[in-house]
Context: one part of a larger RNA
RNA sequence: GGAUGAACGCUAGCGGCAGGCCUAACACAUGCAAGUCGAGCGGGAUCCACCUUCGGGUGGUGAGAGCGGCGCACGGGUGCGUAACGCGUAUACAAUCUACCUUUUGCUACGGGAUAGCCCAGAGAAAUUUGGAUUAACACCGUAUAGUAUAGGGAUCCGGCAUCGGGGCCCUAUUAAAGGUUACGGCAAAAGAUGAGUAUGCGUCCUAUUAGCUAGAUGGUGUGGUAACGGCAUACCAUGGCAACGAUAGGUAGGGGCCCUGAGAGGGGGAUCCCCCACACUGGUACUGAGACACGGACCAGACUCCUACGGGAGGCAGCAGUGAGGAAUAUUGGACAAUGGGCGAAAGCCUGAUCCAGCCAUGCCGCGUGCAGGAAGACUGCCCUAUGGGUUGUAAACUGCUUUUAUACGGGAAGAACCCCCCCUACGUGUAGGGGCUUGACGGUACCGUAAGAAUAAGGAUCGGCUAACUCCGUGCCAGCAGCCGCGGUAAUACGGAGGAUCCAAGCGUUAUCC
Numbered sequence: 001g002g003a004u005g006a007a008c009g010c011u012a013g014c015g016g017c018a019g020g021c022c023u024a025a026c027a028c029a030u031g032c033a034a035g036u037c038g039a040g041c042g043g044g045a046u047c048c049a050c051c052u053u054c055g056g057g058u059g060g061u062g063a064g065a066g067c068g069g070c071g072c073a074c075g076g077g078u079g080c081g082u083a084a085c086g087c088g089u090a091u092a093c094a095a096u097c098u099a100c101c102u103u104u105u106g107c108u109a110c111g112g113g114a115u116a117g118c119c120c121a122g123a124g125a126a127a128u129u130u131g132g133a134u135u136a137a138c139a140c141c142g143u144a145u146a147g148u149a150u151a152g153g154g155a156u157c158c159g160g161c162a163u164c165g166g167g168g169c170c171c172u173a174u175u176a177a178a179g180g181u182u183a184c185g186g187c188a189a190a191a192g193a194u195g196a197g198u199a200u201g202c203g204u205c206c207u208a209u210u211a212g213c214u215a216g217a218u219g220g221u222g223u224g225g226u227a228a229c230g231g232c233a234u235a236c237c238a239u240g241g242c243a244a245c246g247a248u249a250g251g252u253a254g255g256g257g258c259c260c261u262g263a264g265a266g267g268g269g270g271a272u273c274c275c276c277c278a279c280a281c282u283g284g285u286a287c288u289g290a291g292a293c294a295c296g297g298a299c300c301a302g303a304c305u306c307c308u309a310c311g312g313g314a315g316g317c318a319g320c321a322g323u324g325a326g327g328a329a330u331a332u333u334g335g336a337c338a339a340u341g342g343g344c345g346a347a348a349g350c351c352u353g354a355u356c357c358a359g360c361c362a363u364g365c366c367g368c369g370u371g372c373a374g375g376a377a378g379a380c381u382g383c384c385c386u387a388u389g390g391g392u393u394g395u396a397a398a399c400u401g402c403u404u405u406u407a408u409a410c411g412g413g414a415a416g417a418a419c420c421c422c423c424c425c426u427a428c429g430u431g432u433a434g435g436g437g438c439u440u441g442a443c444g445g446u447a448c449c450g451u452a453a454g455a456a457u458a459a460g461g462a463u464c465g466g467c468u469a470a471c472u473c474c475g476u477g478c479c480a481g482c483a484g485c486c487g488c489g490g491u492a493a494u495a496c497g498g499a500g501g502a503u504c505c506a507a508g509c510g511u512u513a514u515c516c
């Protein structure tokens, strides 16, 4: 000199953009943060209409709850752990899987038994839960059928990168499906896309005052297991494997893109944004599923908190707000789904603390303003000098003329929106595509524009011995104090404190901390 997620002190007018718990992965009150589908199914409160012998019946609408499907593995948060194929980069899978989506080819047959709900009877303070009868489905199960699927056998062709891979033919065995009504489904197979998993080369902090480490350890065979290869697991066999080119051990740490600095080489860092990884009170475990060993799922154990009728229960903010605590220090218990994106749905739509906005904060960067021009008896005051006059503040002020950004008041007022739905038209032909019309805005009466009046509403901070831009007076007297370094202060201090003046920055200025 540059920089920062900064803090503290003094001060403070506005706008735009960005940023905002770096500490206790400490503990959390309350609300919200993941639902959706009646075009899968059985039912059904309520309401309306009609009839009524006033008991009720019929029709329509149809909430909540239930069965079922898809989603809940995304999105959002945090950086604990991890020195690792974790990350980065480049490859490989002839060793793999992939719901929804796209393309293509086929199929969607016949049956069965249940079970929630509703109803009835209980238990419990509650959480919740037991029994009985009865019922549906795109829930569950069985049979048939198919395949380019799987397994076994036979002969054959082609290819390659070792293990091998691929194509066609024949035989045997096994294994599918869901409907519902005109369009959405379901099943099988192949291919694509996307996503994931595994493996390999290279790169990736400190300590040698850590020198030896290792028995599933290194390899082989068989078996099991996995989507998949593999000590992944297991039985047996062999005795291997790693290491001064630093094994093992200990410490520290999420990694990268990037960021700061520097002419570069380097050095330091890993906030915000993007990618990957890991975690979800602590530890462990599996279930369901295309996908989890699952943040707002389940089970077990532990610590903690809460309810209790004492028998037993409920819970997990490192989601958004918010609270306490810690700390030098870090914000609203806000609005909207209008846009973008996501889930479900045929669609309308519903959900969405993702997201888009608004609020607070000078935390940073950028921009604007606090007036402009004229004005000398160079007034008064203050301060300094003194030859009693001068200098400085100082065009500064007053005053005169003018302007009106911002602020204030009033009025107007967006873009962001095009979809979807509905209506019409065109092409094609039975449902697609295109066009037109109507409608939809949280922000927000915001941005922006116009009008009105008026200099009106708006400047401080540090420094002035040298480094280093800027000097005098008074007070003090090694005291009080200053100080980044050198050093000032013991009676004339340009260094302390005040004043006048000056310098540098400026809605900021200084100080502290940290990095180059």
Base pairs, nucleotide, nucleotide: 001516002515003514004513006512007511008510009509010508013368014367015366016365017364018363019361020360021326026324027323028322030321031320032319035070036069037068040067041066047060048059049058050057051056077279078278079277086204087203088202089201090200091199092198093197096196097195101192102191103190104189105188106187107186108185109143110142111141112140119132120131121130122129123128147175149174150173151172152171153170154169156167157166158165159164179184205251206250207249212242213241214240217239218238219237220236221235222234223233224232254276255275256274257273258269259268260267261266281302282301283300284299285298304315305314306313307312332358334357335356336355340354341352342351343350344349371402372401373400374399382392383391384390385389408452409451410450411449412448416443422437423436424435425434426433427432428431460505461504462503463502464501465486466485467484471500472499473498474497475496481488482487

The part of an RNA shown here (small-subunit ribosomal RNA, 5' domain) has 516 nucleotides and comes from Confluentibacter sediminis.
It was read from a public genome assembly.
Its mean pLDDT, the model's own confidence on a scale to 100, is 83.
The source organism's lineage runs through Bacteria, Bacteroidota, Flavobacteriales, Flavobacteriaceae and Confluentibacter.